Predicted 3D model of a 77-nucleotide RNA (transfer RNA) from a Chitinophagaceae bacterium. Rfam family: tRNA. By type it is a transfer RNA. Its family is annotated with triplet codon-amino acid adaptor activity in the Gene Ontology.
RNA sequence: GGGACGUUAGCUCAGUUGGUUAGAGUAUUUCCUUGACAUGGAAGGGGUCGGCGGUUCGAAUCCGCCACGUCCCACAA
Numbered sequence: 001g002g003g004a005c006g007u008u009a010g011c012u013c014a015g016u017u018g019g020u021u022a023g024a025g026u027a028u029u030u031c032c033u034u035g036a037c038a039u040g041g042a043a044g045g046g047g048u049c050g051g052c053g054g055u056u057c058g059a060a061u062c063c064g065c066c067a068c069g070u071c072c073c074a075c076a077a
């Protein structure tokens, strides 16, 4: 330098053919349970979906550029 894949909650991830409220597990907070802890049960908070722009009535989802990560190829050593 060329290419493929990925980036969604603190962490690990899902999200179908673009459609009405963006989710799960775990963690965290409060409460119940206990003499106290652990386990278990109930409820809550936490996201402008990597960034910018574009397409569209409508974008996490499609397109372009950029950033970051993993891998492959090429070049050099």
Stems, first nucleotide, its partner, number of pairs: 001073007010026004019057001028044005050066005